Predicted 3D model of a 476-nucleotide part of an RNA (small-subunit ribosomal RNA, 3' major domain) from Quercus alba.

[in-house]
Context: one part of a larger RNA
RNA sequence: UGACGGGGGCCCACACAAGCAGUGGAGCAUGUGGUUUAAUUUGAUGCAAAGUGAAGAAUCUUACUAGGGCUUGACAUGCUGCGAAUCCUCUUGAAAGAAAGGGGUGCCUUCGGGAAUGCGGACACAUGUGGUGCAUGGCUAUCAUCAACUUAUGUCGCAAGGUGUUGAGUUAAGUCCCACAACGAGCGCAACCCUCGUGUUUAAUUGCCACUGUUGAGUUUGGAACCCUGAGUAGAUUGUCGCCGAUAAGUCGGAGGAAGCUAAGGAUGACGUCAAGUCAUCAUGCCCCUUAUGCCCUGGGCGACACACGUGCUAUAAUGGCCGGGACAAAGGGUCGUGAUCCCGCAAGGGUGAGUUAACCCCAAAAACCCGUCCUCAGUUCAGAUUGUAGGCUGCAACUCGCCUGCAUGAAGCCGAAAUCGCUAGUAAUCGCCAGUCAGCCAUACGGCAGUAAAUUUGUUCUCGGGCCUUGUACA
Numbered sequence: 001u002g003a004c005g006g007g008g009g010c011c012c013a014c015a016c017a018a019g020c021a022g023u024g025g026a027g028c029a030u031g032u033g034g035u036u037u038a039a040u041u042u043g044a045u046g047c048a049a050a051g052u053g054a055a056g057a058a059u060c061u062u063a064c065u066a067g068g069g070c071u072u073g074a075c076a077u078g079c080u081g082c083g084a085a086u087c088c089u090c091u092u093g094a095a096a097g098a099a100a101g102g103g104g105u106g107c108c109u110u111c112g113g114g115a116a117u118g119c120g121g122a123c124a125c126a127u128g129u130g131g132u133g134c135a136u137g138g139c140u141a142u143c144a145u146c147a148a149c150u151u152a153u154g155u156c157g158c159a160a161g162g163u164g165u166u167g168a169g170u171u172a173a174g175u176c177c178c179a180c181a182a183c184g185a186g187c188g189c190a191a192c193c194c195u196c197g198u199g200u201u202u203a204a205u206u207g208c209c210a211c212u213g214u215u216g217a218g219u220u221u222g223g224a225a226c227c228c229u230g231a232g233u234a235g236a237u238u239g240u241c242g243c244c245g246a247u248a249a250g251u252c253g254g255a256g257g258a259a260g261c262u263a264a265g266g267a268u269g270a271c272g273u274c275a276a277g278u279c280a281u282c283a284u285g286c287c288c289c290u291u292a293u294g295c296c297c298u299g300g301g302c303g304a305c306a307c308a309c310g311u312g313c314u315a316u317a318a319u320g321g322c323c324g325g326g327a328c329a330a331a332g333g334g335u336c337g338u339g340a341u342c343c344c345g346c347a348a349g350g351g352u353g354a355g356u357u358a359a360c361c362c363c364a365a366a367a368a369c370c371c372g373u374c375c376u377c378a379g380u381u382c383a384g385a386u387u388g389u390a391g392g393c394u395g396c397a398a399c400u401c402g403c404c405u406g407c408a409u410g411a412a413g414c415c416g417a418a419a420u421c422g423c424u425a426g427u428a429a430u431c432g433c434c435a436g437u438c439a440g441c442c443a444u445a446c447g448g449c450a451g452u453a454a455a456u457u458u459g460u461u462c463u464c465g466g467g468c469c470u471u472g473u474a475c476a
Stems, first nucleotide, its partner, number of pairs: 001476002003473003007470006015460002019423002022420002026314008034305002042053002064300007073125001077124002079121005087102003091098002107114002128288001130287003136283002138278003143272001149186003153182001154163003166179002169176001193266003198234006208223003240254003244250001303442001316416001320375002323372004332363003337356002342351003382413001387408007429452002432449003
């Protein structure tokens, strides 16, 4: 100087407390371990692995496995020979591939040939999702959006080092103020960026409104006041009043204001820690393979199942369930797409194919909610697993192993031990909608969007984590 302490002081945080809703019990979905297997490819393993890489495993993907094939190779550059290439038919085969036959010559040209492309040959090589993340770059997680981490000069100390960075206050903050052998500076903090909340200027179609009109409809005409959309601009700075404070920084309360003290959310992540993660995004040193650890194909596997764990979904019902009627969003996507209308079907879906490269048309029905009928506390008109059967769709192909629909079946489950997670406001909880990936989909995931809409905390004794000062130490 650090590190550590079941030492001390000060402070913070959904850390506890106060509340709300959960997990742990059930069924299912999904991931992991284990076991099994020809193979169940692989990475990730406390927080910071386990609905994670994977924003889509039937084939492909695919890295695994069985079998069938290739060896200058699926791909690149260089040498050489032949034929332009594309094309058609047939045999064999699970396919990859192998064998045979047919037809036929284009472009440029200095007529030598060349370009492009196919086949053959020899060699340099090519290849590797093979190993090492403890050889690395790059990227990333975490402590942590915590408030820290450093430095020049000066000065103190023999030196390691100290000071500054400490102290009294204050702040979300090493934020600011005052004092001080310190005076300055840098990286962080804050601000600058984006979204949202208010006004105003401008623009006026596909959006909006007035009259007219209609069974119904922005349909026609007119308009730019409103809504919305886009571009610009104003606005918030403790500016103002009062108490407290040291006449400071600032705290608390009030006014005005759409918004008040960081308005809310996001992006933004200092010096470093963990030999943290990734050689399977990519790049790359070294090692290894080279008729194979490379390449092609068919089938299988990644989907197995005494079990254990994680993350979720659905429930256990009356604040509910079934049925009928009625209302209100935002944000997205669409041309190999979206698909209205009409017809068929109980339905999934099928036929038809208007409009739409979209503020125009479509996906599209929002659902919780409101009104009315039934159910009356039951393993039930709760719950929907499982199974049978009949169908539909995508796709060469749904057996292993897809999704959806109808009918039948109707399991566990009556609020869950020890333990444990999230959340402080338009938040939790609850209710639906959309997109990406995508032929289809195992999505209950993930990322967004809006609707309804709480309770509690004015405390820091304790638990966990963190910051500053100080103290002890047989630790470095």

The coordinates come from a structure-prediction model, not an experiment, and the mean pLDDT is 81. Its Rfam family is "Bacterial small subunit ribosomal RNA". Gene Ontology terms of the family: structural constituent of ribosome and ribosome. The full RNA is in RNAcentral, with records from SILVA.